TPP riboswitch aptamer (THI element) from Lysobacter dokdonensis DS-58, 93 nucleotides, folded computationally. The organism belongs to Noviluteimonas dokdonensis, within Bacteria. The RNAcentral record of the sequence draws on Rfam and Ribocentre.

Order: sequence, then structure tokens, then C1' cells
RNA sequence: GCCCCGAAGCGGGGGUACCGGCGCGCCGGUUGAGACAGACCCUUCGAACCUGACGCGGUUGAGACCGCCGUAGGGAGCCUUCGCCGGACCACG
Repeated sequence: GCCCCGAAGCGGGGGUACCGGCGCGCCGGUUGAGACAGACCCUUCGAACCUGACGCGGUUGAGACCGCCGUAGGGAGCCUUCGCCGGACCACG
């Protein structure tokens, strides 16, 4: 100086729906990484998540459950290190 992948530190962003039962806030069930779980996911290489949207097609007991929308619009990061190359100095040959 460059720096793919990765790592540490310090932060930050996000969602929590649907159905059944009953003693109405508890239990059970579906999908999922996660359904307020001190958990999970995402952090610009950004579909974590939001808007569009009480959207459209399919499916279901129900439902962002599946797909379209979506090379649409938004959306939260810095630093150090690992590694490579070059230079200077020292020692040795």
C1' cells in the first nucleotide's frame, strides 16, 4: 500500500401472526431462524424488516402458509486484525 473470505471489540436495526379450548390470561395446535422468545434474525456484498396492501393468484381448520408484486421504493456500521506485495534498517553468507 492492497485487502477475497473470516475473526475480535464497541454499537445499531427488526418481527412477534393464525386457529382451537377454557377458568380471560393461561394451555394446546400450524408455519418459521424466531410467534415477547433476555432468544432468534439482520447490519450497506443490506428480501432481517417496512411501504405498496383491507393488493393479486393458489392453499388451509385458520393464516404472509406458498407464490407474484421485487434487476419497485425504503432500510441499521465503525474500528482493529488475519493474509499478500513493496520499501528502509540490522545481522549473516